Predicted 3D model of a 72-nucleotide RNA (transfer RNA) from an uncultured bacterium. The coordinates come from a structure-prediction model, not an experiment, and the mean pLDDT is 82. It was read from a public genome assembly.

RNA sequence: GCCCGCAUCGUCUAACGGCUAGGACAUCGGAUUCUCAUUCCGACAAUCGGAGUUCGAUUCUCCGUGCGGGUA
Numbered sequence: 001g002c003c004c005g006c007a008u009c010g011u012c013u014a015a016c017g018g019c020u021a022g023g024a025c026a027u028c029g030g031a032u033u034c035u036c037a038u039u040c041c042g043a044c045a046a047u048c049g050g051a052g053u054u055c056g057a058u059u060c061u062c063c064g065u066g067c068g069g070g071u072a
Base pairs, nucleotide, nucleotide: 001071002070003069004068005067006066007065010025011024012023013022018055027043028042029041030040031039048064049063050062051061052060
């Protein structure tokens, strides 16, 4: 250089083109406990950027960026 794949809460990970974008861990608050831990309840928090298609895009298309793999 060329080809392929991936990009979602702090982390890991779901989501037929039709959600309030779900779950676990973490964090914070509360309950429980003499205290800590455990357990339970609650809260907070996200779609890499731009354009296109569509009534409607996390999802499809194109360009870019970053990461990973393959190839000479």
Its Rfam family is "tRNA". It is annotated as a transfer RNA. Rfam's curators write: Transfer RNA (tRNA) molecules are approximately 80 nucleotides in length.